A computed fold for a 385-nucleotide RNA from a Pirellulales bacterium, annotated as Bacterial RNase P class A. The model forms 94% of the base pairs in the Rfam consensus. The organism belongs to Pirellulales, within Bacteria. Its mean pLDDT, the model's own confidence on a scale to 100, is 77. It is recorded under the gene name rnpB. It matches the Rfam family "Bacterial RNase P class A". The family's RNA type in Rfam is ribozyme.

RNA sequence: GGAGCGGACUGGAUGGCCGUCGGUCCCCUUGGGGACGGGAGGAAAGUCCGGGCUCCAGAGGAUAGGGUGGUGGGUAACUCCCACCGGUCGUGAGACCCGGGAAAGUGCAACAGAAAGUAAACCGCCCUUCGGCUUGUUCGAGGGGUAAGGGUGAAACGGUGUGGUAAGAGCACACCAGCAGAUUGGGUGACCAGUCUGGCUAGGCAAACCCCGCCCGGAGCAAGGCCAAACAGGGAGCAAUCCCGAUUCGUCGGGAUGCGAGUCGAUCCGGCUCGCCAUGACUCCCGGGUAGGCUGCUCGAGGCGUCGAGAAAUCGGCGUCCUAGAUAAAUGGCCGUCUCGCGGUGAAGCCGCGACAGAACCCGGCUUACAGGUCCGCUCCGCGU
Numbered sequence: 001g002g003a004g005c006g007g008a009c010u011g012g013a014u015g016g017c018c019g020u021c022g023g024u025c026c027c028c029u030u031g032g033g034g035a036c037g038g039g040a041g042g043a044a045a046g047u048c049c050g051g052g053c054u055c056c057a058g059a060g061g062a063u064a065g066g067g068u069g070g071u072g073g074g075u076a077a078c079u080c081c082c083a084c085c086g087g088u089c090g091u092g093a094g095a096c097c098c099g100g101g102a103a104a105g106u107g108c109a110a111c112a113g114a115a116a117g118u119a120a121a122c123c124g125c126c127c128u129u130c131g132g133c134u135u136g137u138u139c140g141a142g143g144g145g146u147a148a149g150g151g152u153g154a155a156a157c158g159g160u161g162u163g164g165u166a167a168g169a170g171c172a173c174a175c176c177a178g179c180a181g182a183u184u185g186g187g188u189g190a191c192c193a194g195u196c197u198g199g200c201u202a203g204g205c206a207a208a209c210c211c212c213g214c215c216c217g218g219a220g221c222a223a224g225g226c227c228a229a230a231c232a233g234g235g236a237g238c239a240a241u242c243c244c245g246a247u248u249c250g251u252c253g254g255g256a257u258g259c260g261a262g263u264c265g266a267u268c269c270g271g272c273u274c275g276c277c278a279u280g281a282c283u284c285c286c287g288g289g290u291a292g293g294c295u296g297c298u299c300g301a302g303g304c305g306u307c308g309a310g311a312a313a314u315c316g317g318c319g320u321c322c323u324a325g326a327u328a329a330a331u332g333g334c335c336g337u338c339u340c341g342c343g344g345u346g347a348a349g350c351c352g353c354g355a356c357a358g359a360a361c362c363c364g365g366c367u368u369a370c371a372g373g374u375c376c377g378c379u380c381c382g383c384g385u
Stems, first nucleotide, its partner, number of pairs: 001381010012338007020039002023036006041356001045367002048365005053220004065216005070084005085099001086097004100211002105209002107205002122150002124146009133136001158176006177201001179198008224295004233286005238280001240257007258276007302321008340354005
């Protein structure tokens, strides 16, 4: 200098004016005004896991169903995190693993291929029978042996060598790989490094069914609690009496007296209006509960600093801070000053553009989206000293 690997952070700054949602205080007053101070994120997103909280259900166990799956640790818990083990990939820093069981059972494997699992005879190789004529270690047909060679495939039932054989073959032997059992040493453990014995070899897929170990009650803040219009329901209350007319004999209309309510009014008298037995636009009470309101609601497995334990995830002590709470949904708009990057230009100046996205009970994770910028650790290659 080039090419990479891993991780952390950031996501413009500041001022003025107008607005908006909470909080505290003040003023008028039931709805406004004013002052002060606060008001989105690293993912607020997807709602995929886990927990808190709330209500319902529940002796315990088993089955069903779902989840999970190397080992040790962390945590409230996890399909999360840390460290390690094993495997695969990469020269390397490192990355990825849907990482229990396939010598329990059932099943599956496109195409190609003779054969895809109790292996298999297409070519080839070898033996043999018959036949041909060009009498050859030859050709053709049949029978048999053979997994060493070829060919197909993602995958063909250990590898190399020697012996052996008609040709071959774990058929025999040596070494190597792998498996099972026993055993030694190291490690908390997954596992690692060996030794002995054995049969000679046991293929893949469990994100196919299945088997094994472990875990799991359901619904969710529209949870749940409180207050409570209107309408409907239930109960109680309510002053009438007389006359006239009409009548289909059920009632209807009018009037008088009286009573009640409202209004005018400081009060009485008085005036006006309405009602007087109801299938009531009446009054009161009752429980349930709709609209609506309050609560749950934001101080919490909290942030920051520091010290300590630990290899790390993480945990503990001390100090300090309070940092959104809307409900149809506030967090916005305009105007400057400056900064960073890119583009318009070759420069100064000027102009334009600036990522993904937006709380809704709260928290821990995962996943996904993201213009640009900054920092740290490490690897490989080239060059120079």